RNA sequence: UUGUUAUCAAGAAAGGUGGAGGGAAUAGACCCGCUGAAGCCUUAGCAACCCUCGACUUCGAGAAGGUGCUACUUUCUACCCAAAACAACCUGGGAAGGAUAACCA
Numbered sequence: 001u002u003g004u005u006a007u008c009a010a011g012a013a014a015g016g017u018g019g020a021g022g023g024a025a026u027a028g029a030c031c032c033g034c035u036g037a038a039g040c041c042u043u044a045g046c047a048a049c050c051c052u053c054g055a056c057u058u059c060g061a062g063a064a065g066g067u068g069c070u071a072c073u074u075u076c077u078a079c080c081c082a083a084a085a086c087a088a089c090c091u092g093g094g095a096a097g098g099a100u101a102a103c104c105a
């Protein structure tokens, strides 16, 4: 980096450093930010994919270790379908893209 599978409405922040951006990319919207953004470091926490233990594929408990995560639904919309003509709006479902994990090459 490609592929496969699973999950993505819940949960969990302080300090130091830094100094203007940030919420993946494009466009629009809506937000966060000098009462200090991103990045980096430390500590803490959340979750339970791998993992550990007991049952033994499914259940329950746990958190030492490997990842991950700790504003906003994956911040929302974009493409398709449905709701009795068409269009718009709105709602719902799905896809695409993205993120994370495990496995394969």
Stems, first nucleotide, its partner, number of pairs: 001105001003103006013043005021032003026078004044070003049066002051062004074097001079094004
Model confidence (mean pLDDT): 82 of 100. SAM riboswitch aptamer (S box leader) from Flagellimonas myxillae, 105 nucleotides, folded computationally. The organism belongs to Flagellimonas, within Bacteria. It was read from a public genome assembly, where an Rfam model found it. Its Rfam family is "SAM riboswitch aptamer (S box leader)". Its family is annotated with regulation of gene expression in the Gene Ontology.